[in-house]
Context: one part of a larger RNA
Molecule: small-subunit ribosomal RNA, central domain
Organism: uncultured haloarchaeon
RNA sequence: UUGGGCCUAAAGCGUCCGUAGCUGGCCGCGCAAGUCCAUCGGGAAAUCCGCACGCUUAACGUGCGGGCGUCCGGUGGAAACUGCGUGGCUUGGGACCGGAAGAUCCGGAGGGUACGUCCGGGGUAGGAGUGAAAUCCUGUAAUCCUGGACGGACCACCGGUGGCGAAAGCGCUCUGGAAAGACGGAUCCGACGGUGAGGGAUGAAAGCUGGGGGAGCAAACCGGAUUAGAUACCCGGGUAGUCCCAGCUGUAAACGAUGCAGACUCGGUGAUGGACUAGCUUAAUGCUAGUCCAGUGCCGCAGGGAAGCCGUUAAGUCUGCCGCCUGGGUAGUACGGUCGCAAGACUGAAACUU
Numbered sequence: 001u002u003g004g005g006c007c008u009a010a011a012g013c014g015u016c017c018g019u020a021g022c023u024g025g026c027c028g029c030g031c032a033a034g035u036c037c038a039u040c041g042g043g044a045a046a047u048c049c050g051c052a053c054g055c056u057u058a059a060c061g062u063g064c065g066g067g068c069g070u071c072c073g074g075u076g077g078a079a080a081c082u083g084c085g086u087g088g089c090u091u092g093g094g095a096c097c098g099g100a101a102g103a104u105c106c107g108g109a110g111g112g113u114a115c116g117u118c119c120g121g122g123g124u125a126g127g128a129g130u131g132a133a134a135u136c137c138u139g140u141a142a143u144c145c146u147g148g149a150c151g152g153a154c155c156a157c158c159g160g161u162g163g164c165g166a167a168a169g170c171g172c173u174c175u176g177g178a179a180a181g182a183c184g185g186a187u188c189c190g191a192c193g194g195u196g197a198g199g200g201a202u203g204a205a206a207g208c209u210g211g212g213g214g215a216g217c218a219a220a221c222c223g224g225a226u227u228a229g230a231u232a233c234c235c236g237g238g239u240a241g242u243c244c245c246a247g248c249u250g251u252a253a254a255c256g257a258u259g260c261a262g263a264c265u266c267g268g269u270g271a272u273g274g275a276c277u278a279g280c281u282u283a284a285u286g287c288u289a290g291u292c293c294a295g296u297g298c299c300g301c302a303g304g305g306a307a308g309c310c311g312u313u314a315a316g317u318c319u320g321c322c323g324c325c326u327g328g329g330u331a332g333u334a335c336g337g338u339c340g341c342a343a344g345a346c347u348g349a350a351a352c353u354u
Stems, first nucleotide, its partner, number of pairs: 004325003007308002012322001014202004021195003025089007033082002035078008048066007092192001093189003096185003104178007111155002115151008126137002163170002207248006216242002221237004259321006267299004272294009303310002327354003336347004
């Protein structure tokens, strides 16, 4: 457990798909399960209420009547709503077509600077580093200048509260393939929808298994400093790892700390995509102004809110469905279970304490 809540106080599953369930647009016709009306029956007694009576009175008891029993069943009827059946509709949803936009995803090819190493040439005593130093590199010629080769990682500028994606996330160029959304349409289907317990898929970084790769960076580790100490901050090194392929893990301040879908409720101003109209012109995939749709920011009315703030991208006003919360600590611990190679993940208490 009624009720109240979930941006920041406890509380939205990381995200999506989807089973059961719950829920569902407009107009007819039928049925009558829910619903409503009438009537009949059941609904023990006691208890309760009214009246009468009996114990000397009362409590108590007896009789009669009522009520309660919040409900069940039979019969007859109503058909607005829910439901079921049937017929139709197009606004929800889906399909198809059109021209655009995109760091959307997967694969292939090519490129760029920087960096490191090696080789050749030049050149000589320092270089590197810091608050200051030292460790460190360097006479087997460093640092520096220059020519080349190889290697791995990354993709400056453009770049933008710009774009795309369900989220995680995505940024050099070209190319093959795949997918999603917006806009527009005089086409088609005709409620096929919404949500979604279980379930499935996906899921940054780190980590794990096998195989490759390894330039730079860099947990651990080793030195040098600092310091009272310095298992750190600073400096010199440096291995896992970071990268690729195949598999596992399944978690994050996975954040908008805001579940998804739909409807309704003043406006203003940016930038993005599409459609349309008008004007201009250098006539183009152009510019300017305006209207509409979609996503994305800022500011704000009403309203909301404890406030911060939110405010047509709601945290406003409502509806449907799911998840979650119930003082702090103990504790996301123990135990059990499921999953995992492990690390651990998921589920998840209590005693006690305050």